Molecule: RNase P RNA; transfer RNA
Organism: uncultured Friedmanniella sp.
RNA sequence: GUCGGUCAGGCGGUCGCGGCGGCGGCGCUCUCGAGAGCGCGGCGGUCGAGGAAAGUCCGGACUCCACAGAGCACGGUGGUGGGUAACGCCCACCCGGGGUGACCCGCGGGACAGUGCCACAGAGAACAAACCGCCCUCCGUCCGCGGAGGGUAAGGGUGAAACGGCGGUGUAAGAGACCACCAGCACCCCAGGUGACUGGGGUGGCUCGGUAAACCCCACCGGGAGCAAGACCAAGAAAGGCGCGUACGCGCGUCUGCGGAGGUGCCUGAGGGCUGCUCGCCCGAGCCUCCGGGUAGGUCGCACCAGGCCGCUGGCAACAGCGGUCGCAGAUGGAUGAUCGCCCUCCGCCGUUCGCGGCGGGGACAGAAUCCGGCUUAUCGACCGACUCGU
RNA sequence: GCCCCCGUAGCUCAGAGGAUAGAGCAGCAGCCUUCUAAUCUGUCGGUCGUAGGUUCGAUUCCUACCGGGGGCG
Numbered sequence: 001g002u003c004g005g006u007c008a009g010g011c012g013g014u015c016g017c018g019g020c021g022g023c024g025g026c027g028c029u030c031u032c033g034a035g036a037g038c039g040c041g042g043c044g045g046u047c048g049a050g051g052a053a054a055g056u057c058c059g060g061a062c063u064c065c066a067c068a069g070a071g072c073a074c075g076g077u078g079g080u081g082g083g084u085a086a087c088g089c090c091c092a093c094c095c096g097g098g099g100u101g102a103c104c105c106g107c108g109g110g111a112c113a114g115u116g117c118c119a120c121a122g123a124g125a126a127c128a129a130a131c132c133g134c135c136c137u138c139c140g141u142c143c144g145c146g147g148a149g150g151g152u153a154a155g156g157g158u159g160a161a162a163c164g165g166c167g168g169u170g171u172a173a174g175a176g177a178c179c180a181c182c183a184g185c186a187c188c189c190c191a192g193g194u195g196a197c198u199g200g201g202g203u204g205g206c207u208c209g210g211u212a213a214a215c216c217c218c219a220c221c222g223g224g225a226g227c228a229a230g231a232c233c234a235a236g237a238a239a240g241g242c243g244c245g246u247a248c249g250c251g252c253g254u255c256u257g258c259g260g261a262g263g264u265g266c267c268u269g270a271g272g273g274c275u276g277c278u279c280g281c282c283c284g285a286g287c288c289u290c291c292g293g294g295u296a297g298g299u300c301g302c303a304c305c306a307g308g309c310c311g312c313u314g315g316c317a318a319c320a321g322c323g324g325u326c327g328c329a330g331a332u333g334g335a336u337g338a339u340c341g342c343c344c345u346c347c348g349c350c351g352u353u354c355g356c357g358g359c360g361g362g363g364a365c366a367g368a369a370u371c372c373g374g375c376u377u378a379u380c381g382a383c384c385g386a387c388u389c390g391u
Numbered sequence: 392g393c394c395c396c397c398g399u400a401g402c403u404c405a406g407a408g409g410a411u412a413g414a415g416c417a418g419c420a421g422c423c424u425u426c427u428a429a430u431c432u433g434u435c436g437g438u439c440g441u442a443g444g445u446u447c448g449a450u451u452c453c454u455a456c457c458g459g460g461g462g463c464g
Base pairs, nucleotide, nucleotide: 001387002386003385004384005383006382007381009343010342011341012340013339014338015337017048018047019046020045022043023042025040026039027038028037029036030035050365054376055375057374058373059372060371061370062226063225064224065223069279070278071277072276074222075221076220077219078218079093080092081091082090083089094108095106096105097104098103109217110216114215115214116211117210118209131156132155133152134151135150136149137148138147139146140145164182165181167179168178169177183207185204186203187202188201189200190199191198192197230300231299232298233297239256240255241254242253243252244251245250258292259291260290261289262288263287264286271283272282273281305327307326308325309324310323311322312321313320314319344363345362346361347360348359349358350357351356392463393462394461395460396459397458398457401416402415403414404413409447418434419433420432421431440456441455442454443453444452
């Protein structure tokens, strides 16, 4: 230098915070009582952020919408084989590019389905094209050459890119016009490989620009919303019903349950089924607009899983299987902190008997909020392993 | 939690593959004026938010970050 992995300062004292058990205390409610429930603070136990908890860029689990339908549209992915719950992730290989090398990078299908674009420069930029040059013919001539017509892509020049390369034959000069070799394309055959592909041989026209991170085509994938998903309980707004009491004013208890105006609909059916259109299917008695009012609480979801660690087996590996072992945050204005001492480590200065000592400074990035697998980004430093180049 | 938009001169904005990136205001200098302002003339000023890629060529296309603004429940 390249690649992979691990850790994320340690111990103790004091004060403090959150979750869950235990012990005992106080208050309130229910109850004849034993007792039960709720709240508050106390003592003691135990647990208490991350490799990225972040960005929200992908993929899933879970929940609801119809257990999830068809077509179009739209979006995504894009070498091959494998891994996985799944992926745009990972592993191995292929191809192309870079590096002396270890190794790194690649949105890496299709440009003979079609359309578009290729500025400037240049004669000509996609059914190729004569500016200079070269050659032929004719005309003119002051014999230097000039003009007109035609041929020519070998040479010059322009450009990111000029319609194969080099040599020869040929020719007026030239040209795959023809020939040998080479490069490349298409097709066929053989060998290896699961495959991408690689190696070899043959045939053919002599050669076909680039761009799809332009439209597009092909193959495959994708129903939508998101834990404020979703489920349950309580309370309340406007009135009404019932029961009891009544001094007939009303009060208490309980049940149902927002109220008013307008429009529209009730099976010949409004509306709904959370991106668009069409179809199909299902639910369906309410729905829309305006005005006014109430609630801002609790419990579950929710911490045990595609789980971590160790060993063995299979596999090149990603990973899978088996056995053992461990239990690892759960808040809801949101806890995981502050300070002191010693040690560790890095940097600077001074001293040194080169062993070290003293002083000062630093120890990052950042912080869960439904959970998990990835990617990307931030990160003071320390350590381990494998490999390469140079001396 | 789920999404959308923007970043170009000191400020406000154009440009949406083609060279030298423009416009208005502001700044500076000149002209005019007794002086100032306005007018007129000239001029300065750009990492096109950052990095990588696609392309012959990128402010524009793609990807990842950074910063800012907004919406819904």